Predicted 3D model of a 546-nucleotide part of an RNA (small-subunit ribosomal RNA, 5' domain) from a metagenome.
Context: one part of a larger RNA
RNA sequence: GAGCGAACGUUAGCGGCGCGCUUAACACAUGCAAGUCGUACGGGAAAAGGGGCUUCGGCCCCCGAGUAUAGUGGCGCACGGGUGAGUAACACGUAGGUGAUCUACCCCCCGGUGGGGGACAACGUUUCGAAAGGAACGCUAAUACCGCAUACGACCGCGUUUACUUUGGUAGAUGCGGGGAAAGCUGGCCUCUCCAUGGAAGCUAGCUCCGGGUGGAUGAGCCUGCGUCCCAUCAGCUUGUUGGUAGGGUAACGGCCUACCAAGGCAUAGACGGGUAGCUGGUCUGAGAGGAUGAUCAGCCACACUGGCACUGGAACACGGGCCAGACUCCUACGGGAGGCAGCAGUGGGGAAUAUUGGACAAUGGGCGCAAGCCUGAUCCAGCGACGCCGCGUGGGUGAUGAAGGCCUUCGGGUUGUAAAGCCCUGUGGAGAGGGACGAAAAAGGUGGAGGCGAAUAGGCUCUGCCCUUGACGGUACCUCUUUAGCAAGCACCGGCUAACUCUGUGCCAGCAGCCGCGGUAAGACAGAGGGUGCAAACGUUGCUC
Numbered sequence: 001g002a003g004c005g006a007a008c009g010u011u012a013g014c015g016g017c018g019c020g021c022u023u024a025a026c027a028c029a030u031g032c033a034a035g036u037c038g039u040a041c042g043g044g045a046a047a048a049g050g051g052g053c054u055u056c057g058g059c060c061c062c063c064g065a066g067u068a069u070a071g072u073g074g075c076g077c078a079c080g081g082g083u084g085a086g087u088a089a090c091a092c093g094u095a096g097g098u099g100a101u102c103u104a105c106c107c108c109c110c111g112g113u114g115g116g117g118g119a120c121a122a123c124g125u126u127u128c129g130a131a132a133g134g135a136a137c138g139c140u141a142a143u144a145c146c147g148c149a150u151a152c153g154a155c156c157g158c159g160u161u162u163a164c165u166u167u168g169g170u171a172g173a174u175g176c177g178g179g180g181a182a183a184g185c186u187g188g189c190c191u192c193u194c195c196a197u198g199g200a201a202g203c204u205a206g207c208u209c210c211g212g213g214u215g216g217a218u219g220a221g222c223c224u225g226c227g228u229c230c231c232a233u234c235a236g237c238u239u240g241u242u243g244g245u246a247g248g249g250u251a252a253c254g255g256c257c258u259a260c261c262a263a264g265g266c267a268u269a270g271a272c273g274g275g276u277a278g279c280u281g282g283u284c285u286g287a288g289a290g291g292a293u294g295a296u297c298a299g300c301c302a303c304a305c306u307g308g309c310a311c312u313g314g315a316a317c318a319c320g321g322g323c324c325a326g327a328c329u330c331c332u333a334c335g336g337g338a339g340g341c342a343g344c345a346g347u348g349g350g351g352a353a354u355a356u357u358g359g360a361c362a363a364u365g366g367g368c369g370c371a372a373g374c375c376u377g378a379u380c381c382a383g384c385g386a387c388g389c390c391g392c393g394u395g396g397g398u399g400a401u402g403a404a405g406g407c408c409u410u411c412g413g414g415u416u417g418u419a420a421a422g423c424c425c426u427g428u429g430g431a432g433a434g435g436g437a438c439g440a441a442a443a444a445g446g447u448g449g450a451g452g453c454g455a456a457u458a459g460g461c462u463c464u465g466c467c468c469u470u471g472a473c474g475g476u477a478c479c480u481c482u483u484u485a486g487c488a489a490g491c492a493c494c495g496g497c498u499a500a501c502u503c504u505g506u507g508c509c510a511g512c513a514g515c516c517g518c519g520g521u522a523a524g525a526c527a528g529a530g531g532g533u534g535c536a537a538a539c540g541u542u543g544c545u546c
Base pairs, nucleotide, nucleotide: 001546002545003544004543006542007541008540009539010538013392014391015390016389017388018387019385020384021350026348027347028346030345031344032343035075036074037073040072041071043069049062050061051060052059053058082303083302084301091228092227093226094225095224096223097222098221101220102219106216107215108213109212110211111210112209114148116146117145123138124137125136126135127134128133155178156177157176158175159174160173161172162171163170164169184207185206186205187204188203189202193200194199195198229275230274231273236266237265238264241263242262243261244260245259246258247257248256278300279299280298281297282293283292284291285290305326306325307324308323309322328339329338330337331336356382358381359380360379364378365376366375367374368373395425396424397423398422405416406415407414408413429487430483431482432481433480434479435478439473445467446466447465448464449463450462451461453459490535491534492533493532494531495516496515497514501530502529503528504527505526511518512517
């Protein structure tokens, strides 16, 4: 000199864009943060309103409504959000490998969707418990569950065979055998079939379902080369250890695990041990080389009160799922139960120090749903904080009798100083009034046109035109008018380094100080004043980095 997620002191007008627990991965009251689908399924209310009866207690019917919703079932809850404890490691970065692998939903392609069965919730009855929560018996539906049929692929076994290959083996072709799938829902119609005004097991459109693909896309697992802090006052470490055989396990290779066999493996090019630490793109500094750092934003990893474990699932060993143990907190009828903010706010505590228990799903994105839509503390906004960067303002012009006052003085004057006053203007910000956005594209609905499906002029599908509808921010930004120079400047420094000087007070005292050093009676160094210098809504100090 530059920088900072800063803090402290004095001061403070406005706006834009950012940023805001670096400490206790300390403990948490309260609310919200993950649901959705009735076009999978069986049940199925209530209030309000209307009517009737009444012993005025009430009862019944219609409507509300097949609405609300608990339950079964499907998908999601593994994303999004937080934190940095642990980790010196294939954790991360980079370059590769996977002939050792998986991938729900989505897209493309091939082939299917036939026919049966038995339950369990909800519900009803009984019952245990203070509660949390159960138990027994009975009934019932399904896209829930289980057999059967079928099997183009796929999988398994046994043969034949081709190509490639580093020993293992891998990728195919072909024959025989084996076991193995599925589910319906919604809208419309009468051409065909059946019943015959119409309806269906018929036809049709849409959504869904099952098997498979050397498919695509996306995501993930595993392996390898190289790189990645300090200590040698850590020098030897290791028994599943190193390798082999066989088996188990996994989506998958592998001591990953087990049995047996061998005795290996690593290390001064630093093994092992100890300390510290999430890694990176980046950020800061520097001419660069380098040094320091890893807030915000982005990628990866790890964690979710502490430790362990599995279940479900395409994927978890799962932040707002489960089980066990522990510590802590809470409830209890003392028998037993409940909980996990390192989600968003918020509280206590710690600390020099870090914000609102706000609004909205309008946009972007996500989950579910045919859709309408619902949910979304992701997100978008608003609030607080000069914490940072940037911009604007606090007025402009004129004005000498160089006014008054202050300070200094050699008493002549000098300086403050065009500074003020006065005169002429302007109206940013502020205040008042009026107008008033961009961000919105749609989807759905309505109505035209075209196309294809179709038996169809039903119907829905695709493309396209028009109409209608949607804004938290916000009556905000912005614009116009009115108003008055009126409401808006401080902080540090002035001995040298280092821009800026005098007076008074003090008298090695009180004090200053980054270094040198000032102060003991004329102190440009202390304190005050006048004046000056520097920066400016900030200025200084402290801390840390280069």